A computed fold for a 72-nucleotide RNA from Desulfobacula sp., annotated as c-di-GMP-I riboswitch aptamer. It was read from a public genome assembly, where an Rfam model found it. Rfam family: c-di-GMP-I riboswitch aptamer. Rfam links the family to the GO term cyclic-di-GMP binding.
RNA sequence: CCAUGACAAAACCAGACCUUAUAGAAGUGGGGAUGGAAAGCCACGGGUCUGAAUGACAACCGGGUUACAGAA
Numbered sequence: 001c002c003a004u005g006a007c008a009a010a011a012c013c014a015g016a017c018c019u020u021a022u023a024g025a026a027g028u029g030g031g032g033a034u035g036g037a038a039a040g041c042c043a044c045g046g047g048u049c050u051g052a053a054u055g056a057c058a059a060c061c062g063g064g065u066u067a068c069a070g071a072a
Base pairs, nucleotide, nucleotide: 012036013035017031018030019029021028022027034059040065041064042063044062045061046060047057048056049055
């Protein structure tokens, strides 16, 4: 330095659900349970949702990239 990652501590995130905002819709925003070590980011591939076209979902899977603490 790389991989993996226990105990303890700090910080963080937000599939359920609610919502007077927002969008044509899926969704998004706000609150927030269950939970999370990448439940940070990326829509590249598959998948799901919406749809005339369009788009959305990263807490569906794979992939890429970055990362707190640091015992064995």
Source information:
Lineage of the source: Bacteria > Desulfobacteria > Desulfobacterales > Desulfobacteraceae > Desulfobacula.